Model confidence (mean pLDDT): 81 of 100. A computed fold for a 74-nucleotide RNA from Bacillariophyta sp., annotated as transfer RNA. The source organism's lineage runs through Eukaryota, Sar, Stramenopiles, Ochrophyta and Bacillariophyta. It matches the Rfam family "tRNA". It is annotated as a transfer RNA.
RNA sequence: UGCAAAGUAGAGUAACGGUAAAACUCAUUAGGCUCAUGAUCUAAAGAUUAUAGGUUCAAAUCCUAUCUUUGCUA
Numbered sequence: 001u002g003c004a005a006a007g008u009a010g011a012g013u014a015a016c017g018g019u020a021a022a023a024c025u026c027a028u029u030a031g032g033c034u035c036a037u038g039a040u041c042u043a044a045a046g047a048u049u050a051u052a053g054g055u056u057c058a059a060a061u062c063c064u065a066u067c068u069u070u071g072c073u074a
Stems, first nucleotide, its partner, number of pairs: 002072006010026004018057001028044005050066005
C1' cells in the first nucleotide's frame, strides 16, 4: 500500500429484511432455600447493534463512506 474478516448488555456468543418488546450462557443486584457458605430456584437492572448517511411500508441484517481491531500481502 492493497485485500479479507470482525465490531450487538460488564464478558462470551445468537438473531431469514417483518410485526409487539434484540435472545442465550456467565457475571452483577434483590429475594427464596440453608444454622451458615456453596450449589440451586425466582426476579430485576444492564444494548439506541462502532459512527454517519442511503434503500425500503419496515434495517442488527442490504448499499456507501468513515473509525477501530485482527490476519494476509508489500